[in-house]
Context: one part of a larger RNA
C1' cells in the first nucleotide's frame, strides 16, 4: 500500500422487519447425484451448475453401445502416371441398409485438322502429399459469457511532500440514487465510469386517411352493410411539454421540505437498452477459430438395430391439487402481443374428418379469450373435491409411434385434508390470480420468451442476520 476483524464511526440494498403468496409433506413433469446397462454419449457443480447448453432425442439429430460395410475416404487441394467401349447407368443377383457383384445402353469440352485421326481437358482407376477426427488440454489461447454489480467507483498528467514504497489530489464540512453538485484545502486539470445524448410507455398538435364513425345526413334484407365523410378512436413520421422553471420557509452555496400554484405527468415520471480498473488461473477446445500432443484400413466415414426415455433411491426447479371467496351446469360480456394459413356450411360426444368461399404475404381473412357477471344445484363427506394409475375403443403427424408422441371418448378412480427443521420471491398497475400468443417445430411444453384482464397487503424502523461503499484502527498477513 493492501487484505482481514464475533473493532469503532456514517450510510445503502426486498438485507431484516411489517406484509401477501409459496417451496420443504402428496401425485406428476423436467434436472441432477447415484445406482444400473453393451451403451444409458458429453459438458455445466456453492452464491454465479441442476426445466443450464437443449428456441423441440420415435430415424434423423447424435457426439454413445452393437453388428454390417468403406478405405484418397462423405467433402477440399495439388502433383505423377494410366484410362474408349471410358464417365454414367435402366435392370438382375447378395444384403436389415451401406455396401459389392453383373450389366443392355452409353456420353461430355477445348485445339487441331487429311473427317474421323492425334493431343490435352472433364470424369475414372493406382501412387503421393495431404484430408478427416464433437480424440486430450479453457491451467497454452483468441472470441464470446457469467459473477461482484447499475455497485460508484477506477485511474492520469504536472506540481508539491516522503531516502523510498507511496501519499496528495479522490481526505474533511455539507449534499446527492451517484467520485452528484456546493463550500473549504498543495493542490490545479484531465481521462474511463455516474448523469445526459437513444428506444417504449403516460399528454397534446401538425401530416395523412380502403382501421374507425349516425359523430351529422341518406339508402337499409339491419352488420358500418352501401352512399357518403376525416371530427373522433387508431395506425406511423415530425413536434411541443418538466427545466425544483415559479411561489413560501430553512441554507454561505450545493440542496432540502410543502395539502403549494400551474400541469396528462414532479423533483432521475414509469420500463428499457447500456456493466469502469478489475476479481474468481471462473465458465466453454462440443457454436466457431486456434498453439502443443495424440489417432490414421481408425479416435476417420456410410449404414441398420438400440441407447441418451434405465429405476432401490436422494436433491433442485415447476405443474396440479387438497375444495363451499369452491366444484359442476345453463346464460351472457369485454383484451393485447404476435402468427399464416384454412372461413361459412356439413358429418362425429369428442380428438378430428369432409368441404373449399373470400382474402391471401395479409390494420381488409383467420387463429381469438379465460378469470368476472347472472341463474340453478351440490352442503362439509376423502365427497359431485382431486385427478395420478390402469383397461378398452379411436383421431392426428410421420416410411414407421413396440422400446419412446400427443390428442380424444368410455370406465377405473391412487397419494393427498394446507406441509419437520429450515427456505424463497414480491414494495404497484408490483405481489397474487385469469387466459392468450410466439420461436424451435412433420409430429410432440406444466418449459421458455412476450402478452394483455382482474388486481391487493405492508414498510414503525435500522438492533440484529446477509451483502456492498466511504472514513477510521488493530494485526504475528502479503
Nucleotide at each position: 500500500u493492501g487484505g482481514c476483524g464475533g473493532g469503532g464511526g456514517c450510510c445503502c440494498g426486498c438485507a431484516c422487519a411489517a406484509g401477501c403468496g409459496g417451496u420443504g409433506g402428496a401425485u406428476c413433469a423436467u434436472g441432477u447425484g447415484g445406482u444400473u446397462u453393451a451403451a444409458u454419449u458429453c459438458g455445466a457443480u456453492g452464491c454465479a451448475a441442476c426445466g443450464c447448453g437443449a428456441a423441440g432425442a420415435a430415424c434423423c439429430u447424435u457426439a454413445c453401445c452393437u453388428g454390417g460395410g468403406c478405405u484418397u475416404g462423405a467433402a477440399c487441394u495439388g502433383g505423377c502416371g494410366g484410362u474408349a467401349g471410358u464417365a454414367g447407368g435402366a435392370g438382375c443377383c447378395c444384403g436389415a441398409a451401406a455396401g459389392g457383384g453383373u450389366g443392355a445402353c452409353g456420353a461430355c469440352u477445348c485445339g487441331u485438322c487429311a473427317a474421323g485421326u492425334c493431343g490435352a481437358g472433364a470424369g475414372c482407376c493406382g501412387c503421393c502429399a495431404g484430408a478427416g477426427g464433437u480424440g486430450c488440454u479453457g491451467c497454452a489461447u483468441g472470441g464470446c459469457u457469467g459473477u461482484c454489480g447499475u455497485c460508484a467507483g477506477c485511474u492520469c498528467g504536472u506540481g508539491c511532500c516522503g531516502u523510498g514504497a507511496g501519499g496528495u489530489g479522490u481526505u474533511g464540512g455539507g449534499u446527492u440514487a451517484a467520485g452528484u453538485c456546493c463550500c473549504g484545502c498543495a493542490a490545479c486539470g484531465a481521462g474511463c465510469g455516474c448523469a445526459a445524448c437513444c428506444c417504449c410507455u403516460a399528454u397534446c398538435c401538425g401530416u395523412a386517411g380502403u382501421u374507425g364513425c349516425c359523430a351529422g345526413c341518406g339508402g337499409u334484407u339491419c352488420g358500418g352493410c352501401c352512399g357518403g365523410g376525416c371530427a373522433c378512436u387508431c395506425u406511423a413520421c415530425g413536434g411541443a411539454a418538466a427545466c425544483u422553471g415559479c411561489c413560501u420557509g430553512c441554507g454561505c452555496a450545493a440542496g432540502c421540505a410543502g395539502u403549494g400554484a400551474g400541469g396528462a405527468a414532479g423533483g432521475u415520471g414509469g420500463g428499457g437498452a447500456u456493466g469502469a480498473c478489475g476479481u474468481c488461473a471462473a465458465g466453454u477446445c462440443a457454436u466457431c477459430a486456434u498453439g502443443g500432443c495424440c489417432c490414421u484400413u481408425a479416435c476417420g466415414u456410410c449404414c441398420a438395430g438400440g441407447g441418451c426415455u434405465a429405476c432401490a433411491c436422494a436433491c433442485g426447479u415447476g405443474a396440479u391439487a387438497c375444495a363451499a371467496u369452491g366444484g359442476c351446469u345453463g346464460c351472457u360480456a369485454c383484451a393485447a402481443u404476435g402468427g399464416g394459413c384454412g372461413a361459412a356450411g356439413g358429418c362425429g360426444c369428442a380428438a378430428g374428418c369432409c368441404g373449399g368461399a373470400g382474402g391471401u404475404u395479409a390494420a381488409u381473412c383467420c387463429c381469438c379469450a379465460a378469470a368476472a357477471g347472472c341463474a340453478g344445484u351440490c352442503u362439509c363427506a376423502g365427497u359431485u373435491c382431486a385427478g395420478a394409475u390402469c383397461g378398452g375403443g379411436g383421431u392426428c403427424u410421420g416410411a414407421a409411434a413396440c422400446u419412446c408422441g400427443a390428442c380424444c371418448c368410455c370406465g377405473u378412480g391412487a397419494a393427498g385434508a394446507c406441509g419437520g427443521a429450515a427456505u424463497c420471491g414480491c414494495u404497484a398497475g408490483u405481489a397474487a390470480u385469469c387466459g392468450c400468443g410466439g420461436a424451435u417445430c412433420a409430429g410432440c411444453a406444466u418449459g421458455c420468451c412476450g402478452c394483455g384482464g382482474u388486481g391487493a397487503a405492508u414498510a414503525c424502523g435500522u438492533u440484529c442476520c446477509c451483502g456492498g461503499g466511504c472514513c477510521u484502527u488493530g494485526c504475528a498477513c502479503a
Molecule: small-subunit ribosomal RNA, 3' major domain
Organism: Chlorobiota bacterium